[in-house]
Context: one part of a larger RNA
RNA sequence: GGUGAACGCUGGCGGCGUGCUUAAGACAUGCAAGUCGAACGGCCAGGUCUUCGGGUCUGGCAGUGGCGCACGGGUGAGUAACGCGUAACUGACCUACCCCAAAGUCCCCGAUAACCCCUCGAAAGAGGGGCUAACAGGGGAUGUGCAGCCCUCCCUGUGGGGAGGGCUGUAAAGGUGACGCUUUGGGAUGGGGUUGCGUUCCAUCAGCUAGACGGUGGGGUAAAGGCCUACCGUGGCGACGACGGAUCGCCGGCCUGAGAGGGUGGCCGGCCACAGGGGCACUGAGACACGGGCCCCACUCCUACGGGAGGCAGCAGUUAGGAAUCUUCCCCAAUGGGCGCAAGCCUGAGGGAGCGACGCCGCGUGAGGGACGAAGGUCUUCGGAUCGUAAACCUCUGAACCCACGACGAAAGACCCGUAAGGGAGAUGACGGUAGUGGGGUAAGAGCACCGGCUAACUCCGUGCCAGCAGCCGCGGUAAUACGGAGGGUGCAAGCGUUACCC
Numbered sequence: 001g002g003u004g005a006a007c008g009c010u011g012g013c014g015g016c017g018u019g020c021u022u023a024a025g026a027c028a029u030g031c032a033a034g035u036c037g038a039a040c041g042g043c044c045a046g047g048u049c050u051u052c053g054g055g056u057c058u059g060g061c062a063g064u065g066g067c068g069c070a071c072g073g074g075u076g077a078g079u080a081a082c083g084c085g086u087a088a089c090u091g092a093c094c095u096a097c098c099c100c101a102a103a104g105u106c107c108c109c110g111a112u113a114a115c116c117c118c119u120c121g122a123a124a125g126a127g128g129g130g131c132u133a134a135c136a137g138g139g140g141a142u143g144u145g146c147a148g149c150c151c152u153c154c155c156u157g158u159g160g161g162g163a164g165g166g167c168u169g170u171a172a173a174g175g176u177g178a179c180g181c182u183u184u185g186g187g188a189u190g191g192g193g194u195u196g197c198g199u200u201c202c203a204u205c206a207g208c209u210a211g212a213c214g215g216u217g218g219g220g221u222a223a224a225g226g227c228c229u230a231c232c233g234u235g236g237c238g239a240c241g242a243c244g245g246a247u248c249g250c251c252g253g254c255c256u257g258a259g260a261g262g263g264u265g266g267c268c269g270g271c272c273a274c275a276g277g278g279g280c281a282c283u284g285a286g287a288c289a290c291g292g293g294c295c296c297c298a299c300u301c302c303u304a305c306g307g308g309a310g311g312c313a314g315c316a317g318u319u320a321g322g323a324a325u326c327u328u329c330c331c332c333a334a335u336g337g338g339c340g341c342a343a344g345c346c347u348g349a350g351g352g353a354g355c356g357a358c359g360c361c362g363c364g365u366g367a368g369g370g371a372c373g374a375a376g377g378u379c380u381u382c383g384g385a386u387c388g389u390a391a392a393c394c395u396c397u398g399a400a401c402c403c404a405c406g407a408c409g410a411a412a413g414a415c416c417c418g419u420a421a422g423g424g425a426g427a428u429g430a431c432g433g434u435a436g437u438g439g440g441g442u443a444a445g446a447g448c449a450c451c452g453g454c455u456a457a458c459u460c461c462g463u464g465c466c467a468g469c470a471g472c473c474g475c476g477g478u479a480a481u482a483c484g485g486a487g488g489g490u491g492c493a494a495g496c497g498u499u500a501c502c503c
Stems, first nucleotide, its partner, number of pairs: 001502003005499005012363006018356002020321001025319003029316003034067003039064002042061008074274003083199008093191002098187008106140004115130006145170011174179001200246003207237003212234008249271004253264004276297005299310004327353001329352003335349001336347004366396004376387004401440005409431001415424003447492005452473003458487005468475002
């Protein structure tokens, strides 16, 4: 000098930050991911028309279907590893939505939920029968193209790019409206994989290794690969530290330091890993998936004892642990995200408010004048000295507080005109009647540590190696500037000290 601090004493205001470092212990309750009726059939309510069969319009609802739920948010358990950082490679790869370009969007079919009926179950839920739709599902056609195999040729960096020929395979979805669908090429974005170098301690860990190291064939993947498998070979790693153990998320950064270095990785940003412990796959462009599924384990809850339900390391909140860490708040107004043509809906992301001197910064507790130097306290050599211009008193200003006005953050999108460029009108604020502005207005609450030397600041009383102090040296046994109190002083100041840790 620093801190996500804690503890003691004290505590007025504001702004900006910041706040479970311990039990990755356990969790009551609410909320945290939905949306689309311009994909589809239906059901309910209302209006209207009706030939009483129904038609049509508006609003809502569950279901089928689509997209999203792999983002955003949390945590640091595990991990000493291509995990991270940095620099490269991928002729071994993928990429939904978005952008650009080319081409296409033909014919046909069978179901199923919803709905109706029945059954089982305490529940969670399940089964059976009957009907129906689609941008859900299936079959066929076409093939600009694309893919596989074969042949010829050119460029080239390995499974790369290009030209020609042959065979085989392979698309589609519509919708009363400018939204989609299919194939292909390119882009953008995001990722997968590989490699060089760097990345803590212990040698009181010295040898380690059987898919182990390599080859061939096969499987698997978007993709190279012992990734997996069969066979064959016997290799591979290691004092330049293998193997084992301990500890640990990594970085941009942050703290310190003249620097070199040392320490650290909280908040914010990037990457990784995890979602009660462990394993597994499904769906999907993407997961081996925090608020999806299955199984095992531990725990909790419900039960009619047959069987079921659950996962806050999301936001609040509870409990436990602990020296210690907050509101079960407001809003989607803004930014951003999902869905939607849109209106809009959702959003504990986010924007705000609340609590805590936890930190930093700013402000206040007044300013000027005022000596017969009051009273009082303390000391005294009893003369006086000091607190001390300090107070009183006079003048002034006016934190709080009161009244009035009152924001920026909000102008886009959407709407109207226009082919377009562009132009136009009007709406929307949680914070908040807050900040601020104007007017009025009261002198208005300072503490803490220290005063032997280091180190700035001295006297009196009490105590008497006692009680105590102490960072080091050391103080205290009857004159203690070192203990305790007082007066005075010194240093900081809404803080001041102590403890812990880092340089």
This is a predicted structure of a 503-nucleotide part of an RNA (small-subunit ribosomal RNA, 5' domain) from an uncultured bacterium. It matches the Rfam family "Bacterial small subunit ribosomal RNA". Its family is annotated with structural constituent of ribosome and ribosome in the Gene Ontology.